[in-house]
The RNA shown here (Lysine riboswitch aptamer) has 149 nucleotides and comes from a soil metagenome. The coordinates come from a structure-prediction model, not an experiment, and the mean pLDDT is 80. Its Rfam family is "Lysine riboswitch aptamer". From the family's description: Riboswitches are metabolite binding domains within certain messenger RNAs that serve as precision sensors for their corresponding targets. Allosteric rearrangement of mRNA structure is mediated by ligand binding, and this results in modulation of gene expression. This family includes riboswitches that sense lysine in a number of genes involved in lysine metabolism, including lysC. The sequence is in RNAcentral, with records from MGnify. The model forms 98% of the base pairs in the Rfam consensus.

RNA sequence: CGAUAGAGGCGCGGUCGGUCAAUAGUAUCCUGUCAGGAGGAGAAAGGGGCCACCGCCGAAAUUGGCGCUCUCGCUUGCGAAGCGCCGGUUGGGGGGCAGGUGAAUAACCGGUCCACUGUCAUCCGGGCAUCCGGGUGGAGCGCUAUCGG
Numbered sequence: 001c002g003a004u005a006g007a008g009g010c011g012c013g014g015u016c017g018g019u020c021a022a023u024a025g026u027a028u029c030c031u032g033u034c035a036g037g038a039g040g041a042g043a044a045a046g047g048g049g050c051c052a053c054c055g056c057c058g059a060a061a062u063u064g065g066c067g068c069u070c071u072c073g074c075u076u077g078c079g080a081a082g083c084g085c086c087g088g089u090u091g092g093g094g095g096g097c098a099g100g101u102g103a104a105u106a107a108c109c110g111g112u113c114c115a116c117u118g119u120c121a122u123c124c125g126g127g128c129a130u131c132c133g134g135g136u137g138g139a140g141c142g143c144u145a146u147c148g149g
Base pairs, nucleotide, nucleotide: 001148002147003146004145005144006143009057011056012055013054014053015052017051018050019049020048028041029040030039031038060090061089062088063087064086065085066084067083068082069081071080072079073078074077091117092116094114095113096112097111099109100108101107119138120137121136122135123134124133125132126131
């Protein structure tokens, strides 16, 4: 340097699945009335929690540029959505704070702060078994194992 395998843990993503809350006692329907008030019945879409299952460990998220489309919108070459390529940021989850999206006190997104946690380097102490404890620092372009050069 390359290939293969693997670890982190409230780990990541997905689904014509199940269930629950919320949407909402709203929309709508019915009764009744000159009309209004009133009475009765009462959802769903979109978003989300948990469970199950599937795929995984740059998993993925977000962002810039370029390109593409049996898609959508219009003002016909622009916007949206999706996908691909090349870059930037983030090791991981949790909590606080204000902001944005959102009907929302669900939830999500980026920012910031706080400890926690995995990993490597280095220093100190113990041990002298390569392990344990503590300090500092780094970033997944990292780390571990095996094989090859």